Predicted 3D model of RNase P RNA and transfer RNA as a complex of 383 nucleotides. Rfam match: Bacterial RNase P class A. Rfam links the family to the GO terms dimeric ribonuclease P complex, tRNA processing and ribonuclease P activity. Its mean pLDDT, the model's own confidence on a scale to 100, is 76.

[in-house]
C1' cells in the first nucleotide's frame, strides 16, 4: 500500500444581516439576556418521584441464568477462566439441569427414544436331507457391517425442575385553586333570608350546607443558597447531579481531590442567509429527571493488533 | 408523552416447529355459432435482517411500517 479487526475523540469557531420562543426594562417606538444531543431516536431495562395496595409467611405469574470474583436493589457494567460454532488470523457470537418426571422428534427407515430386530458376513449349538466327509436349507445365541435419516440407544428440544430477584400503574401518573351543574342533607308562614353587631320593630318565601369527573388556571417541570452590579441575567463563594483530568484500584467496574456544564414549552421556540478561518457535515431534534442497552450517522479524525504484498 | 395490538399471493384471510389451506380477482385451456355459467391448470422474498434448532411464517434479538387506547 491493500483488505480485516478492537477502542476512542469530536460533531465546528468568529464576524455581520435577518426570523421564532420565554424572561426583564420601557418613554411602547424598542433595547437587553437566555437558548437541543451524542444518540434528544427505539421505549428494550432499572432507579427516582407519585397514586393505589400491602401484619407476616407461602403458592401462582413475571424476570435473570457457563463458572469465580468485584460493583449494583435490579438491568446492566468490568476483570480472569472454561466449552461450543464462524474466522488463515486479529477477533466475533452463544451458554444452567434434564443422573427426577412428562410432552414431542415430520418425511424417510424394520425401530424415533429404557424400545425394535430388515438385510448381508463370522462363530457355536440343535433339527431336516444325506453318497455319512464336505455341503445346502430352517429355527436359536454371539459379534460385525450394511441401508434410512440430522440424531438409531449416545441423544436434541420443551414443560416441569433448580438458583437468585420481583407488588400494580405511570407526569396524559399526582396535587392545589375558583366558579358552576346532577345530586342529597338541614332550616322555614310557630315567619327562614334581609334591614342588623343585640333588643324591639318592618318586610313575606325561600335560605344554609355539603358535592365527583372532564374543562379552565396554577403546580409537579427545570438547580437551590449567599454576596454584588438598577431588572432579567452576569460576575464571585458554597451544596447538588452528570461529564473530565490526577490517585488508589487488574479494570471502560468502583472509591476520594482539582476544572468544566447544568436549555425548559403548553398551537408547544433554539432557524436562515453572506463572508473569513485547512474545510461540500450526515444522522436526527427536548416534553417529569436520571443511569444502562440497542438502533442510525459524518468526501470526519486517532491509537493499537492481523493477514497478504512489495522496498530496505 | 407512556401503554398495547397487527404485519401471510392484487384483496380478504386459515396455518404456533415438519409439504403455505380456502374464497375473490387476475391469466391459459376445455365447452359454445359466440358468450355467461360449469371444469381444469397457473401464480408467495409469510414485512427486512440476524440468531437457535436437523428443520423457522410459527421461537429470540434488532430495525420498518400500520392501528387502538389513556387526555
Nucleotide at each position: 500500500g491493500u483488505g480485516g479487526g478492537a477502542g476512542g475523540a469530536a460533531g465546528g469557531g468568529c464576524g455581520a444581516c435577518u426570523g421564532c420562543u420565554c424572561c426583564g426594562g420601557u418613554g411602547c417606538g424598542c433595547c437587553g439576556g437566555a437558548g437541543a444531543g451524542g444518540a434528544a431516536a427505539g421505549u428494550c431495562c432499572a432507579g427516582a418521584c407519585a397514586g393505589c395496595g400491602c401484619a407476616g409467611a407461602g403458592c401462582a405469574g413475571g424476570g435473570u441464568g457457563c463458572c469465580u470474583g468485584g460493583u449494583g436493589c435490579a438491568a446492566g457494567c468490568c476483570a480472569g477462566g472454561g466449552c461450543c460454532g464462524g474466522g488463515u488470523a486479529a477477533c466475533c457470537g452463544g451458554c444452567g439441569g434434564u443422573u427426577g418426571u412428562u410432552g414431542c422428534c415430520a418425511c424417510a427407515g424394520a425401530g424415533a427414544c429404557g424400545a425394535u430386530g430388515u438385510c448381508c458376513c463370522c462363530g457355536g449349538u440343535c433339527c431336516a436331507c444325506u453318497u455319512c466327509g464336505c455341503g445346502c436349507g430352517g429355527a436359536c445365541c454371539g459379534g460385525g457391517g450394511a441401508g434410512u435419516g440430522a440424531a438409531a440407544a449416545g441423544g436434541g428440544u420443551a414443560g416441569u425442575c433448580c438458583c437468585c430477584c420481583u407488588g400494580c400503574u405511570g407526569c396524559a401518573a399526582c396535587c392545589c385553586g375558583a366558579a358552576g351543574c346532577a345530586u342529597g342533607g338541614c332550616c322555614g308562614a310557630u315567619g327562614a333570608c334581609g334591614c342588623u353587631g343585640c333588643u324591639c320593630g318592618c318586610c313575606g318565601a325561600g335560605g344554609c350546607c355539603a358535592g365527583g369527573g372532564u374543562a379552565c388556571g396554577g403546580g409537579g417541570c427545570a438547580u437551590c443558597c449567599c454576596g454584588u452590579c438598577u431588572g432579567a441575567g452576569g460576575c464571585g463563594g458554597g451544596a447538588g447531579u452528570c461529564c473530565g483530568a490526577c490517585c488508589c484500584g487488574u479494570a471502560u467496574a468502583g472509591g476520594g481531590u482539582c476544572g468544566g456544564a447544568c436549555a425548559g414549552a403548553c398551537u408547544g421556540a433554539u432557524g436562515g442567509u453572506c463572508g473569513c478561518c485547512a474545510c461540500g457535515a450526515a444522522c436526527a431534534g427536548a416534553a417529569u429527571c436520571u443511569g444502562g442497552c440497542u438502533u442510525a450517522c459524518u468526501c470526519u479524525c486517532c491509537u493499537c493488533c492481523c493477514a497478504c504484498g512489495c522496498g530496505u | 408523552g407512556g401503554c398495547g395490538c397487527c404485519g401471510u399471493c392484487g384483496c380478504c384471510a386459515a396455518g404456533u416447529g415438519g409439504u403455505a389451506a380456502g374464497g375473490c380477482a387476475g391469466a391459459g385451456g376445455u365447452c359454445u355459432g359466440c358468450a355467461a355459467a360449469a371444469c381444469c391448470u397457473c401464480g408467495a422474498u409469510c414485512c427486512c435482517c440476524g440468531g437457535u434448532u436437523c428443520a423457522a411464517a410459527u421461537c429470540c434479538g434488532g430495525g420498518c411500517g400500520g392501528c387502538g387506547c389513556c387526555u